This is a predicted structure of a 265-nucleotide RNA (Bacterial large signal recognition particle RNA) from an Oscillospiraceae bacterium. Its Rfam family is "Bacterial large signal recognition particle RNA". By type it is a non-coding RNA gene. The RNAcentral record of the sequence draws on ENA. A source record names the gene ffs. The source organism's lineage runs through Bacteria, Bacillati, Clostridia, Eubacteriales and Oscillospiraceae.

[in-house]
Parts: sequence; structure tokens; C1' cells
RNA sequence: UCGCACUAGUUGGGGAGAUAGCGGUGCCCUGUCACCUGCAAACCGCUACAGCAGGGACGAAUUCCGGUACUCGGACUUAUGGUGUGUUGUCAGCCCUUGAUAAGUAGCGUUGACGAGCCGGUCUCGCGCAACGUGAAUUUGCGAACCAUGUCAGGCGGGGAACCGAGCAGCAUUAAGCAAAAUCUCAUGUGUGCCGCGAGGGAGCCGGUUUUGAGCCGGCUGUCAAGCUAGCGGGCAUAUCAUGUUUUCAAAGAUCGGUGUGCGA
Repeated sequence: UCGCACUAGUUGGGGAGAUAGCGGUGCCCUGUCACCUGCAAACCGCUACAGCAGGGACGAAUUCCGGUACUCGGACUUAUGGUGUGUUGUCAGCCCUUGAUAAGUAGCGUUGACGAGCCGGUCUCGCGCAACGUGAAUUUGCGAACCAUGUCAGGCGGGGAACCGAGCAGCAUUAAGCAAAAUCUCAUGUGUGCCGCGAGGGAGCCGGUUUUGAGCCGGCUGUCAAGCUAGCGGGCAUAUCAUGUUUUCAAAGAUCGGUGUGCGA
């Protein structure tokens, strides 16, 4: 150095979680060329050579062991930003309300502001007038089978007769009632009136006049104060996502090294 047989070892690894700790089952990452059966999250097994029990395969190296850098991925810390939810008006913002002020602006004002005085109106009561409504009255028309009036043909009754009596229809008229008209009259009423007269009242407002002589007003902006709200913005809390930072573990792959026994040639 080679061959055969065997042994240590390997037959996936890692992260978080859980645990006194380790490994496993479950989740995630990596990777797949990656043995089989049984067990197990209120868990299963074990104890630093840290799954157990049973059965296989590979086997001293491309596969076992150790180091180094790299970093898929996970965890931790912290910052910023987005989104959702909740809360806050004790939150100097937006929006809204009220009061004050009078710097600006608009308007009114020497053709006279505010104020003061006087007069009148607005208001109340009484009377009147008017308007409107209602009723009555007035005028006209219609209006009674008999039980209204007048006249009553015919007919009827009485009488010796002259004549007398009642009276239907018709005609005329009218009562109650109905309808209409119009305005003269009367009565009465009123959510009526640019109406008149008299009395009262006088706070405010309106109009006029006298006086005074320069402000008045508060629409808008500004300022100050008080208030409203959870829509926006702000603050706080919480959940989640993204990006960056700190620390830590770290798969696969890379690289450097290490590791037997027996027999034979």
C1' cells in the first nucleotide's frame, strides 16, 4: 500500500416553545441520497457518552469526529413608520355656539352721530261711523177638493104665489206658508277698520321737532374669555405588519484537520 472480516460510530441537522436539564412527539427553517415497528403535550423516555424497547443497513471515510469563516432561518433589544381597535375636550388645532373688545374693514354721521327735552303714534276704555253676518219689517209672485171670503150659472130645499134660504163648480180675493227682490227702516252680533271724537296710559319701539356737537354700529377679519364634540388632526393604551439597529443560536454548502482492531498478501 492492497484484500477480507470486525468494532467505535452513523443512519439527518437546526430555531423557538416546553423542561432543573437533555432527547423525542407537535410548530417553523434547511435539506432530501436521508432505515422500519411501538410510545408520547394535563405528555413520553432519560440523567451529563442524557429518548427508551425491538429489528435491519452502512461502516474507518464523498457518508464518522473537531475547528474556521459564511449565513437560509428563528429568537431578543430598540427606533421609526403604516393599519385596526379603544380612550381622552384637563387637547392652545380644524369645525360649531355664545359673550366681550373695537386694532382693521364695511355701513351710517357736520345735508348733524350718541345723549337730553318736548310732541305724536303704537297700547287700554267709552261713544259714534262704516263694513260684514243674522233676524224682523217692506214689496212682488205663488198659494185652500170640503172644513176661508165675495159673487154664486145649473141643480136643491121651503112656499098657492110673489119670493126666501143653503150652496157645489167657475171667477175674483186672501190667511198660514213658500220663493224672490232690493234697500229705505228696525233690532242684534263681531278674530272687521291706513275711520272719527273723548278719557287714560306712558317701559320700550317708531316718526317729528328743539338742543348739544362727533361719534355710532358690531356684518366680516383680528384679540380675549366661556362652551360643544370623539368626524378630521393631536395625546395615550393595545394588537398587528413593514423597515432599520443590538445581542444570540444557527441548517445546507465550503474549507482545514483528526479517527481504530485482527488475519492475509